[in-house]
Formats: sequence, structure tokens, C1' cells
RNA sequence: GGUAGAGUAGAAGCCGCGCGUUAAGUGCCGUCGGAUGGGAAGUUGCCGACGGACGAAGGGAAACGCCCGCGACGCGGCUUCGCAUCCGCUGCC
Repeated sequence: GGUAGAGUAGAAGCCGCGCGUUAAGUGCCGUCGGAUGGGAAGUUGCCGACGGACGAAGGGAAACGCCCGCGACGCGGCUUCGCAUCCGCUGCC
């Protein structure tokens, strides 16, 4: 120098444990802030705070705890996928 490849934030599926069903959460909009392959740089993707609009699926049983559901619910595990560009890293030549 050439060539092949790995790894972020995170996403989906499955499983487990929980939370809510007395409505929190999720999702949507706005503002501000933050993190994001080892380095540089960064947002259309991610996270947080605040504000706004909207807004839900309960039932069974018998006796206060359980069963069957429901929620774009939370956390964890596994599998698959996963950063343009430059440099770096690993294999081969």
C1' cells in the first nucleotide's frame, strides 16, 4: 500500500421477574440539556428535565390474596441486526 473483518448508542424477537389496570407508564408536539465503536467529528437515530395536547380492557372466583386477560409499561438474560467520513485495531497478501 491492497484486501477482508471486529466493536457504539440503540432496535426487533423470545424467555424470566416485576409495575399499572384506583392510569402511572408508553406514544405525539415544543424548549433546553446530555451520551453515543479506541481517536476526530456528528445527527435524521438514542437518553433526560420541563411544558403542552391526547388518552386505555377488564373479567372470573371467593374473600383481600389468587386466576385469566389487557398496556406501543419497566428491568434483566439470550439471539439477530447495528455509526456516513478520516485515522486507529485484527487477519491475510